Transfer RNA from a Patescibacteria group bacterium, 72 nucleotides, folded computationally.
[in-house]
This record gives sequence, structure tokens and C1' cells, in this order.
RNA sequence: GCCCCCAUCGUUCAAGGGAUAGGACAAGAAUUUCCUAAAUUCUAAAUCCAGGUUCGAGUCCUGGUGGGGGUA
Repeated sequence: GCCCCCAUCGUUCAAGGGAUAGGACAAGAAUUUCCUAAAUUCUAAAUCCAGGUUCGAGUCCUGGUGGGGGUA
């Protein structure tokens, strides 16, 4: 250089064009306890960037950025 794959809450993983973007762990609050832990309930938190297609895009297309793999 060329080819392929990946990018979603703090972390890890879901989401076959119509979602309220979901789960686990972590975080915060409340209840319980003399205190802590455990348990239960609740809360906040994310689609890498820019365009395009579509009535509608996390999902499809193009370019870019970052990461991984292959090839010389």
C1' cells in the first nucleotide's frame, strides 16, 4: 500500500428499518441494621465523526477517525 472485521451508558454484552435504545456488573439514594456487609426497591447514565437513502436509521450506503486481523 491493498483486503477483511469491529466501534452502543463507567465496564461488558443485547437490539433481523417502526425502541420508551435493553440486561448484567459498577455508581448514587431509600428501607432494613447499634454500625458495616448482605438483601429489597428506586434513580442517573450510551449509539465514534460527517454526509446520503428512507415517511422513518443504532441497523442500509459513502467518506473520515480509532482499534484488531490478513497479505507483500
The sequence is in RNAcentral, with records from ENA.